A computed fold for a 109-nucleotide RNA, annotated as c-di-GMP-I-GGC riboswitch aptamer.
Rfam family: c-di-GMP-I-GGC riboswitch aptamer. For this family Rfam cites "Structural basis of ligand binding by a c-di-GMP riboswitch" (Smith et al., Nat Struct Mol Biol, 2009).
It was read from a public genome assembly, where an Rfam model found it.

[in-house]
RNA sequence: ACUGAAAAAGGCAAACCCUGCGUAAGCAGGGGACGCAACGCCACGGAUCCCAGGAAGUGUCAGACACUUGAAGUGUCUGACACUUUGGAGGAUGGCCGGGCUGCCAGUG
Numbered sequence: 001a002c003u004g005a006a007a008a009a010g011g012c013a014a015a016c017c018c019u020g021c022g023u024a025a026g027c028a029g030g031g032g033a034c035g036c037a038a039c040g041c042c043a044c045g046g047a048u049c050c051c052a053g054g055a056a057g058u059g060u061c062a063g064a065c066a067c068u069u070g071a072a073g074u075g076u077c078u079g080a081c082a083c084u085u086u087g088g089a090g091g092a093u094g095g096c097c098g099g100g101c102u103g104c105c106a107g108u109g
Stems, first nucleotide, its partner, number of pairs: 001108004011036002016031006034095001040101003044098003047093004051088001054086014
């Protein structure tokens, strides 16, 4: 420097369960092992995912004003709630891919 067939010293830990955090994606700790030779670290590029607040729309209710009326009703504006959409210089995933940095063992040169 390259490689990961066999071996060894060891390492990490998916799903699922419990607890906590977060609107959520998801994260942290404990249990647990499907896997992993970088499944160690970094959100720089791509990809996927999320949507509390913001924006837009629809509906319901309430209030104010205007018009109209026999009662009632209609319109406009404002507010609350519910639902839908959107979204950013927002967030998540390194166990989706690329890139960067670092490292154990063995083999070959």
Its mean pLDDT, the model's own confidence on a scale to 100, is 81.